[in-house]
Context: one part of a larger RNA
RNA sequence: GCCUACGAGUUACUCCUCACUGGCAUGCCUAAGCGCUUCAGGCGCGGAAGCAGAGCGAAAGCGAGCCUUAACAGGGCGAUUUUGUCAGUGGGGGUAGACGCGAAACCGAGUGAUCUACCCAUGGGCAGGUUGAAGUUCCGAUAGUCUCGGAAUGGAGGACCGAACCCGUAAACGUUGAAAAGUUUUGGGAUGACCUGUGGGUAGGGGUGAAAGGCCAAUCAAACUCGGAGAUAGCUCGUACUCCCCGAAAUGCAUUUAGGUGCAGCGUCGUGGAAUAUGUGUUGGAGGUAAAGCUACUGAGAAGGCUAGGGGGCUUCACCGCCUACCAACCCUUAACAAACUCUGAAUGCCAACACAUAGUAACGGCAGUGAGCCCUGGGGUGCGAAGGUCACAGGGCGAGAGGGGAACAACCCAGACCAACAGCUAAGGUCCCUAAGGAUCGCUAAUUCGCAGGAACGAGGUGGGGGCGCAGUGACAGCUAGGAUGUUUGCUUGGAAGCAGCAAUUCAUUUAAAGAGUGCGUAACAGCUCACUGGUCGAGCGCCCCUGCGCGGAAAAUAAACGGGCGUCAAGCGAUACACCGAAGCUUUGGAUUCGAAAGAGUGGUAGGGGAGCAUUCCAAACCGUUGAAGCGGUUGCGUGAGCAACCGUGCAGGUUCUGGAAAAGCAAAUGUAGGC
Repeated sequence: GCCUACGAGUUACUCCUCACUGGCAUGCCUAAGCGCUUCAGGCGCGGAAGCAGAGCGAAAGCGAGCCUUAACAGGGCGAUUUUGUCAGUGGGGGUAGACGCGAAACCGAGUGAUCUACCCAUGGGCAGGUUGAAGUUCCGAUAGUCUCGGAAUGGAGGACCGAACCCGUAAACGUUGAAAAGUUUUGGGAUGACCUGUGGGUAGGGGUGAAAGGCCAAUCAAACUCGGAGAUAGCUCGUACUCCCCGAAAUGCAUUUAGGUGCAGCGUCGUGGAAUAUGUGUUGGAGGUAAAGCUACUGAGAAGGCUAGGGGGCUUCACCGCCUACCAACCCUUAACAAACUCUGAAUGCCAACACAUAGUAACGGCAGUGAGCCCUGGGGUGCGAAGGUCACAGGGCGAGAGGGGAACAACCCAGACCAACAGCUAAGGUCCCUAAGGAUCGCUAAUUCGCAGGAACGAGGUGGGGGCGCAGUGACAGCUAGGAUGUUUGCUUGGAAGCAGCAAUUCAUUUAAAGAGUGCGUAACAGCUCACUGGUCGAGCGCCCCUGCGCGGAAAAUAAACGGGCGUCAAGCGAUACACCGAAGCUUUGGAUUCGAAAGAGUGGUAGGGGAGCAUUCCAAACCGUUGAAGCGGUUGCGUGAGCAACCGUGCAGGUUCUGGAAAAGCAAAUGUAGGC
């Protein structure tokens, strides 16, 4: 892991409540007990109690009323509208372990120191080697018996090295081990606070502890065994056959409350019968949003004017006074801003009445589940006009929704799946191949743009369309050719300044076809080259600006890849036009099932959940079947929407059960479920 068996809403009650069924209702009902009996049974007696029949008040109490109160005011609960009671079955609740399994723990009574900690008593063990304390003796130094030095002797030490023994430092191996802690190598102690045998002692909030919360029998921040005990678990997991009808919620308020619960909301079933909801229309309301506006307030703020006040400057002995491209109130002109501004002010939405349309709605009662929501769109708050962020609102969806499209992809686009069909039409989206279906006409794009961001500012003689202003056969534009001069080196400045460092200017005048007191390069300054401007040559369009379509650059990320791929260029890309086709569980057609309905007809996606109808298993009653072959098992065929059922063949060899009804230890895929087998 699989198979088989077992495995979870049960049972009890003088309890509460609701529905259905039945008895009685000129209320219902007996309990214990008693009698009879065909004796686990049945029949009868038994009205004690209980419920109903009147309520209100805390109560005294009063009573179709009562209470509150000063009140005969108002208000609350009642009556006016009477229906109960007993039993059975079922749905819920209560009390019990109360659907099943599951703690960590708490308490009681006991059992443990054969492991280990410490202690007591009595025994045992420590190869070999090294060092050489005190003491003693002798010798020397010395005046000396002191003291000092030396030698010998001696044999101390939680002394040294190192086996046994005890330990376990480091590493490797081992890690379903040889072993539930080891092996090998290495290492520490090894006469001591040493190691060890035997016997004994200390016991669970207790012991013992050179102290690690260590150890107390492979268990220790409170051992183990049994019991209280099915402790409790707002938590996790699991909870078993079928079909049919309906079908939620993830919100509000409260909560030692936030992953729980109560009430309400939303579902279902029953009663009920318009008391209700939705849509449209008409009428009447409340309102301060969007927008707009502001010499209509509050506030913020821009430019100018006018002009208080202030700053600065000038002037005066002082007071005055003057100026100001400084700051600036009020006021004026112009333009404009605001969630917590409003002189104004919609559209929607909301409330009410009436009419019409649609709907078995509202209300009441039984039973729930939900009370973690999430995404998209719109207008907002918060955040960074961040988030697959967060908060509330409106709508849609997923949740609980399959199908088609989007390459793949809960939520996006299309569309709501009762079943069947080798029938048809469409939606979104598509029609070169993968891959069902397309061709035509007119333009655009050359970038594989299209085809990652519908990628930006910005940059660019890319290219299409439109418009405007100029020049041009009296010859434009571009090229080529020639000229481009004189006063003058203008004046000033300067070392110099001559068109070309800088400053100034009436940047003037002359000769001209034309030529600047000079466009750029250049020189120290000149020189030189060139331009403007003009002639010639050439011979038809040229220059500048604005709007707009498609494209170019800008364009960087980590394994190889951002059209699904192949691939595509008068397209298979982009824009426009008309037509055709493909395409879904949508719609239609045909047949069938089922719910509601008198019919016509309308419906039948579905999680939590509510309601309904059935199948199977075991046992009982009654009636039957079976050696002319029961159950079970293997197979074939048929029937039923399904759970399932039947017949036949084989096997098997002794029991089984249709109909009807009753009673339940009544259905397994899951619980790291339990046991067995493989």
Predicted 3D model of a 678-nucleotide part of an RNA (large-subunit ribosomal RNA, domain II) from freshwater bacterium LH6-2. The coordinates come from a structure-prediction model, not an experiment, and the mean pLDDT is 84. RNAcentral holds the full RNA, with entries from SILVA.